Molecule: c-di-AMP riboswitch aptamer (ydaO/yuaA leader)
Organism: Phycisphaeraceae bacterium
RNA sequence: AGUUCUGUGCAGCCGAAUCUUCACCCGAUGGUGAAGUACGGGGGACCCAACGCCCGCGAUAAAACGCGGGCAGGGGCGAAGGAACUCAGCACGUUCCGGGCCACUUUCAAGGCCUAGCCCGUCAGCUCACCCCGGAGGCAUUUGAAAGAGCACAG
Numbered sequence: 001a002g003u004u005c006u007g008u009g010c011a012g013c014c015g016a017a018u019c020u021u022c023a024c025c026c027g028a029u030g031g032u033g034a035a036g037u038a039c040g041g042g043g044g045a046c047c048c049a050a051c052g053c054c055c056g057c058g059a060u061a062a063a064a065c066g067c068g069g070g071c072a073g074g075g076g077c078g079a080a081g082g083a084a085c086u087c088a089g090c091a092c093g094u095u096c097c098g099g100g101c102c103a104c105u106u107u108c109a110a111g112g113c114c115u116a117g118c119c120c121g122u123c124a125g126c127u128c129a130c131c132c133c134g135g136a137g138g139c140a141u142u143u144g145a146a147a148g149a150g151c152a153c154a155g
Base pairs, nucleotide, nucleotide: 005155006154007153008152009151010150012139013138014137019036020035021034022033023032024031025030039134040133041132042131043130048125052071053070054069055068056067057066058065073123074120075119076118077117081097082096083095084094085093098115099114100113101112102111104148105147106146107145108144109143110142
């Protein structure tokens, strides 16, 4: 110096949301703006899949099809969906099923909490090339067993 073993202690969480540079503000920790970035999301061919209703026209008796108008719709981020009960109905509430989270990681068990919010605007399935967007905020840590991986100290 390296390797192995034992003991003790340490490690923040949800989320894609971290980090870098420049400029300005500022007493400092920092704040604002811009450009990037880890990471994340959407649109978008062939093929495949799917293709509501009503009215008018092409148009001849009708249908398929095409065009125009109208009514319902439809879709995205996210775990945040479904059924039943209650109610005139909605909402609130309750129950069940499903989904998400709980502190180094994984598995098992018990226990607890959540199941919101926002956006597009009649339009978007998948989708190569290509195009566009986000890169915030909010909080504070349940227990047990097994296995595994770091950092520090001691032997």